[in-house]
Context: one part of a larger RNA
RNA sequence: ACCAGGGAGUUCUAUCCAUUGGCGAGGCUAAGACGUCAACCGUCGGAGCCGCAGGGAAACCAACGUGCGCGCAGUGAAAACGAGGCGCGAGGUGCGUUCGCCUGGAGUCAAUGGAGGGAGACCCGAAGCCAUUCGAUCUAUGCGUGGCCAGGUUGAAGCCCUACGAAAGUGGGGUGGAGGACCGACCGGAAACUGACGUGCAAAUCGUUCCGUUGAGCUGCGUAUAAGGGGUGAAAGUCCAAUCGAGAAUGGGGAUAGCUGGUUCCGCCCGAGACUGCCCGCAGGCAGACCUCUCCGGAGACGGGUGGUGCGGUAGAGCACUGAUCGCGGGUUUAGGGAGGGAAACCUCUCGGCCUGCUGUCAAACUCCGAACGUGCCAUCGUCGUAGAAGGAGGGCAGUGAGCGACACUGGGGUAAGCUUGUGUUGCGAAAGGGGAACAACCCAAACUGCGGUUAAGGGCCCUAAGUGCCGACUAAGUGUGACAUAACAAAAGGCGUCCGUGGCCUAAGACAGCUAGGAGGUGUGCUCAGAAGCAGCAAUCCUUUAAAGAGUGCGUAACAGCUCACUGGCCGAGGUCACGGGCCCUGAAAAUGGACGGGGCUAAGUCGGCCCCCGAUACCGCGGGCCACCGAAAGGUGAUGCGGUAGGGCGGUGUCCUGCAUGCGUGGAAGGUGGGCUUUGAGGUCCACUGGAGCGUGUUGGAACAAGAAUCCUGGU
Numbered sequence: 001a002c003c004a005g006g007g008a009g010u011u012c013u014a015u016c017c018a019u020u021g022g023c024g025a026g027g028c029u030a031a032g033a034c035g036u037c038a039a040c041c042g043u044c045g046g047a048g049c050c051g052c053a054g055g056g057a058a059a060c061c062a063a064c065g066u067g068c069g070c071g072c073a074g075u076g077a078a079a080a081c082g083a084g085g086c087g088c089g090a091g092g093u094g095c096g097u098u099c100g101c102c103u104g105g106a107g108u109c110a111a112u113g114g115a116g117g118g119a120g121a122c123c124c125g126a127a128g129c130c131a132u133u134c135g136a137u138c139u140a141u142g143c144g145u146g147g148c149c150a151g152g153u154u155g156a157a158g159c160c161c162u163a164c165g166a167a168a169g170u171g172g173g174g175u176g177g178a179g180g181a182c183c184g185a186c187c188g189g190a191a192a193c194u195g196a197c198g199u200g201c202a203a204a205u206c207g208u209u210c211c212g213u214u215g216a217g218c219u220g221c222g223u224a225u226a227a228g229g230g231g232u233g234a235a236a237g238u239c240c241a242a243u244c245g246a247g248a249a250u251g252g253g254g255a256u257a258g259c260u261g262g263u264u265c266c267g268c269c270c271g272a273g274a275c276u277g278c279c280c281g282c283a284g285g286c287a288g289a290c291c292u293c294u295c296c297g298g299a300g301a302c303g304g305g306u307g308g309u310g311c312g313g314u315a316g317a318g319c320a321c322u323g324a325u326c327g328c329g330g331g332u333u334u335a336g337g338g339a340g341g342g343a344a345a346c347c348u349c350u351c352g353g354c355c356u357g358c359u360g361u362c363a364a365a366c367u368c369c370g371a372a373c374g375u376g377c378c379a380u381c382g383u384c385g386u387a388g389a390a391g392g393a394g395g396g397c398a399g400u401g402a403g404c405g406a407c408a409c410u411g412g413g414g415u416a417a418g419c420u421u422g423u424g425u426u427g428c429g430a431a432a433g434g435g436g437a438a439c440a441a442c443c444c445a446a447a448c449u450g451c452g453g454u455u456a457a458g459g460g461c462c463c464u465a466a467g468u469g470c471c472g473a474c475u476a477a478g479u480g481u482g483a484c485a486u487a488a489c490a491a492a493a494g495g496c497g498u499c500c501g502u503g504g505c506c507u508a509a510g511a512c513a514g515c516u517a518g519g520a521g522g523u524g525u526g527c528u529c530a531g532a533a534g535c536a537g538c539a540a541u542c543c544u545u546u547a548a549a550g551a552g553u554g555c556g557u558a559a560c561a562g563c564u565c566a567c568u569g570g571c572c573g574a575g576g577u578c579a580c581g582g583g584c585c586c587u588g589a590a591a592a593u594g595g596a597c598g599g600g601g602c603u604a605a606g607u608c609g610g611c612c613c614c615c616g617a618u619a620c621c622g623c624g625g626g627c628c629a630c631c632g633a634a635a636g637g638u639g640a641u642g643c644g645g646u647a648g649g650g651c652g653g654u655g656u657c658c659u660g661c662a663u664g665c666g667u668g669g670a671a672g673g674u675g676g677g678c679u680u681u682g683a684g685g686u687c688c689a690c691u692g693g694a695g696c697g698u699g700u701u702g703g704a705a706c707a708a709g710a711a712u713c714c715u716g717g718u
Base pairs, nucleotide, nucleotide: 001718002717003716004715005714006713011119012118013117015115016114017113018112019111020110021109022108023107026050027049028048032044033043034042035041054061055060064089067088068087069086070085074081075080090103091102092101093100094099122262123261125259129252130251131250132249133248134247141224142223143222144221145220146219147218148217149215151183152182153181154179158175159174160173161172162171163170164169187212188211189210191209192208193207195206196205228244230240231239265653266652267651268650269649270648275288276287277286278285279284290399292396293395294394295392296391300384301383302382304381305380306379307378308377309376310375311374312373316369317367318366322363323362324361327358328357329356330355331354332353334352336351337350338349339348340347341346403428404427405426406425407424408423409422411420412419433444434443435442448625449624450623451622452621453620454619458615459614460613461600462599463598467612469611470610471609472608473607474606480602481601493587494586495585497584498583499582500581501580502579503578504577505576506575514571515570516569517568518567520544521543522542525539526538527537550565554563555562626643627642628639629638630637631636654707656704657703658702660700661699662698663697664696665695672691673690674689675688676687677686678685679684
């Protein structure tokens, strides 16, 4: 891992509710007893419980067997009556009296189902806490008694000899053999490779290097008042039998777990929430909102459209208030700063303050204004409703109380986030189908089932269903072929790329471009300067001849020279030039393996405008079928606007085992097994063949240790 088998809402108790049944102003027995009694059962047993009266804290007091009206169902030819229901009235009680509770008889017992409480309470799962025992054959420490330490090195004290010395002593030589001394085996250890191994040789080992090796050494055996909040500890929370920040075993014990996981057959109807309040509350609960089921009720209800009439202070705008604020002006018995004058008082100027006029602005907590829009009421249209609306302070019973996305509008953030706090709508959640290449929430659209048709979004060259469709433009960049979302991108700024438009100016008295010719004189203007001659710089920038020609546009020279331009004639012969606006395109444009329009590819099969046709879904339509709800005795009918669905509510059924009764099958082959046929919406049912070899069904009653794929599930097998 697979297979088989096992595996999770049970039982008791007290209570509430529904349904069914018995009896009914009553209902029932409990323990127990007796019997024709194993059990079941039958007969007793009225103790006791619930009900028949309430109100009041209590003392205590104590109610309608219907007085009036409306009215659903129903009855009736109609008028009307009218169970239940509703509105009054009347009554009981309460020092609370315009009030509260209660009053015109329905309960009780049992069974079945649902629920919450107490119990292990759907199942599995802690780490822990406490008690009692067992452990020092491992290990830590102590004690007793034994054992062990190759070989080599160094050479302390002491002693001897000797030299010197008066001596103390010192030097030298020898002897000696000290040391938590040195090197290094046994032995003991474990620092490094962070080596090997890492389903190992091994639940700590192997290799190499390495540390200690006469000592606080190593080690055998025995032993301990030694034991678990205790021991032991050269102290690391170490060690106390592969277990230690409190051992193990057993028990309390099914501890508790607001946490994780799991929880077994089918079909039908409806169908949420992730919000509000409170809680030592934030992974949980309780109450409310939202779901579901049943009942009561008995005629109106509403989310949409339009109109009318009120309400509002947002967007925008504005500056009339509150504040902020640009520039200019005027005023001021102006706090204050600076400058000047003066002996001083003080004066003048200036900045600033305040007031004021004009001008330009800003505001969520400004408003002289003010929409769209939202909303109350009314009217009307529309829709729903006697096939039962509104309402119910009726009953049962949930789940949820971590939400998330999109769009619009706000706060936080960086006008960041697949960010975060909100409001509104909507979707996903719990929604399949078609489109978007793929893709919870983007677009279209709500799937009972079968067949056929028509469309939506989106598409129509091939992959790939449908136009290589039509008309008019643009793009040359493979730009593009990418709605949004998105990692899928792109800005400021540029373009004599190209197309369209608007305006000005020039132009047959000839424009623009080109070619050709001229481009002169005073003069080398003055100054400056070594020089300054149009052209380093400063100042000035006139006059003349002219068709035209600057005291000079650029290059150039040391300075001149030279080239050129402005300007003018000629040749040529038709538009030219400048500015602004718009469309498409280009630049701006950088990322890590080679790569993405979904791909191929496309010059349209791109982009813009217009037109026709077609494809395309579970949408819509047509024809069958099923179910559900309602009407109906049935047949049948209605449902335009019934049948998607997680949590969850309600309803009906299938199968397994046991059981009472009834009735069947089986060696002429039961159950079980394998394969197949038929059939039910489905769980399932049934038949046939083979296998198998002795039991097994059907209907109904009652009852369950009743359904397996998951729980790191349990046991076994492979």